[in-house]
Molecule: Fluoride riboswitch aptamer (crcB RNA motif)
Organism: Actinomycetes bacterium
RNA sequence: UCGGCGAGAGGCGAUGGGGCUCGCCCGAACCGGUCGACCGACCUGAUGGCUCCUGCACCGAC
Numbered sequence: 001u002c003g004g005c006g007a008g009a010g011g012c013g014a015u016g017g018g019g020c021u022c023g024c025c026c027g028a029a030c031c032g033g034u035c036g037a038c039c040g041a042c043c044u045g046a047u048g049g050c051u052c053c054u055g056c057a058c059c060g061a062c
Stems, first nucleotide, its partner, number of pairs: 010025004016053006032043004
């Protein structure tokens, strides 16, 4: 200096925060879908999953 392994601490799972839980990553994990050559147009969702809060959308009542 390079490579591998282990530990600790972390990071990530298409748009914000908290708790629980699952999986993944070690400089990667990750960065939704449809049409479309491109330009561009359109659609769903604040969760990986469960739940609470915040925001947005739709319907109804007062």